[in-house]
A computed fold for a 392-nucleotide part of an RNA from a Bacillota bacterium, annotated as large-subunit ribosomal RNA, domain III.
RNAcentral holds the full RNA, with entries from ENA.
Model confidence (mean pLDDT): 80 of 100.
Context: one part of a larger RNA
RNA sequence: GAGUAGCGAAAAGGAGGGUGAGAAUCCCUCCCGCCGCAAGCCUAAGGUUUCCUGAGCAAGGCUCGUCCACUCAGGGUUAGUCGGGACCUAAGUCGAGGCCGAAGGGCGUAGACGAUGGAUGACCGGUUGAUAUUCCGGUACCACCUUGGCGGCGCUUGAGCGAAGGGGUAACGCGGAAGGGUAGGCACAGCGCGCCGUUGGUCGUGCGCGUCCAAGCCCGUAGGGAGAGGAGGCAGGCAAAUCCGCUUUCUCAAUCCCGAGAGGUGAUGGGGAGGGAAAUUACAGUACCGAACUGGCUGAACCCAUGCCGCCGAGAAAAGCCUCUAGCGAGUCGCCGGGUGCCCGUACCGCAAACCGACACAGGUAGGCGAGGAGAGGAUCCUAAGGCGCGC
Numbered sequence: 001g002a003g004u005a006g007c008g009a010a011a012a013g014g015a016g017g018g019u020g021a022g023a024a025u026c027c028c029u030c031c032c033g034c035c036g037c038a039a040g041c042c043u044a045a046g047g048u049u050u051c052c053u054g055a056g057c058a059a060g061g062c063u064c065g066u067c068c069a070c071u072c073a074g075g076g077u078u079a080g081u082c083g084g085g086a087c088c089u090a091a092g093u094c095g096a097g098g099c100c101g102a103a104g105g106g107c108g109u110a111g112a113c114g115a116u117g118g119a120u121g122a123c124c125g126g127u128u129g130a131u132a133u134u135c136c137g138g139u140a141c142c143a144c145c146u147u148g149g150c151g152g153c154g155c156u157u158g159a160g161c162g163a164a165g166g167g168g169u170a171a172c173g174c175g176g177a178a179g180g181g182u183a184g185g186c187a188c189a190g191c192g193c194g195c196c197g198u199u200g201g202u203c204g205u206g207c208g209c210g211u212c213c214a215a216g217c218c219c220g221u222a223g224g225g226a227g228a229g230g231a232g233g234c235a236g237g238c239a240a241a242u243c244c245g246c247u248u249u250c251u252c253a254a255u256c257c258c259g260a261g262a263g264g265u266g267a268u269g270g271g272g273a274g275g276g277a278a279a280u281u282a283c284a285g286u287a288c289c290g291a292a293c294u295g296g297c298u299g300a301a302c303c304c305a306u307g308c309c310g311c312c313g314a315g316a317a318a319a320g321c322c323u324c325u326a327g328c329g330a331g332u333c334g335c336c337g338g339g340u341g342c343c344c345g346u347a348c349c350g351c352a353a354a355c356c357g358a359c360a361c362a363g364g365u366a367g368g369c370g371a372g373g374a375g376a377g378g379a380u381c382c383u384a385a386g387g388c389g390c391g392c
Stems, first nucleotide, its partner, number of pairs: 013031006032389004040369003046349002050347001051075006060068002080141002082345004087118002092113003098107003122139005142341005148336006160328002165324005173311004179304003184298003188295002191210001196204001212269001216265003223258004227252008236244002271293001274289002312315001355364002371383004
């Protein structure tokens, strides 16, 4: 320079009360304002304790500060089923032998690793200051074990198990249309609960709520797909096969497969508007009680659906599952009951003051949910739930 610029979105604050040495800034209440395909909610990456409680205010906080993502201390993350591993493979990476190369090393077979994909068994409610599909309650499911109970079959005339092998499936593009449902919504009837107004006027109006999971069982539905079954033959599927394939023939038009949702059950349960204590050192809308819980309309981008139709650019693999034998083979299979169930993650932020930007930075950041009125609409305006008024 200069007590100058600036104090980081023009969404906005005001009052009362409290705490305190101290309050525009912390806490509570009321009013006002802002967002509402977000400025709400879940979650991936990333961060790594920032989460909760108590105490504190030197520094950090663009002012203040009794407050804090700051300081100090204590506490907090609970899983057979969620995500990952003990399963599978893709690009790619590594790579026994091998080939190549002055050396270091490069390539690569078998093989292994590798999710951004496949496979895969749990839902609802409650609870904490902080975790919950993890704890608790109820009701399930999966795999394995079982000298227990019951039943079936078999012991070479083969019960049962069964591949690292064969086959099928898994298994896939883009676009489009129609149908059946469900979630959600409306508050239109019915039902239940509560209320009756300062007024010109309010007992016929207004307010709040109106439900509920998986699994298992039944119907197996709307709908979609495939002809189905028997017998014979065969040089194919690197051995074999009753499986697949090819082929001959007979019979039957029905049979089989996939398949949401609804209904019953689960449930004498849970939730639920509302009502609502006592106690005191802690203190509550807590404990506890708890009504109705039907129909109608609308309606998805979600499910049936990897379906159907069309098109050309012709759209992963392996495991798994089913089946076939090879093979093993004397006890074995099913149901009930009983038992076992490992490792890692799980707090919190997550369009942001906690991630990437040197900052509590008007920037950037994958996916899911995303209500109402008006509207073609997720545009736009106003609002719900919820969250905020952007730290002078």